[in-house]
């Protein structure tokens, strides 16, 4: 230089165009225990950027950024 994978809570991930955006973990509050842990409730907290389709994008197209792999 071409080609493919991916980019979602603080972190790991799931996500059929129409979901309250999913689950551990992490924070906060509670409860439970003689105390610490565990364990049991509730909250909290995210879609990489622009444009485009569509009533309706995290989903689809196009383009850029970052990360990975191949090829030259």
């Nucleotide at each position: 230089g071409c080609c493919c994978c991916g980019g979602u809570a603080g972190u790991g991930u799931a996500g059929c165009g129409g979901c309250c955006a999913u689950c551990a973990u992490g924070c906060a509050a509670g409860c439970c225990u003689g105390u610490c842990g565990a364990g049991c409730u509730u909250g909290c907290g995210a879609c990489u950027c622009g444009a485009g389709u569509u009533c309706a994008a995290a989903u689809c197209u196009c383009g850029g950024c970052c990360g990975g792999g191949g090829c030259g």
Predicted 3D model of a 72-nucleotide RNA (transfer RNA) from a Thermoplasmata archaeon. Rfam family: tRNA. Rfam classes the family as a transfer RNA. The source organism's lineage runs through Archaea, Methanobacteriati, Thermoplasmatota and Thermoplasmata.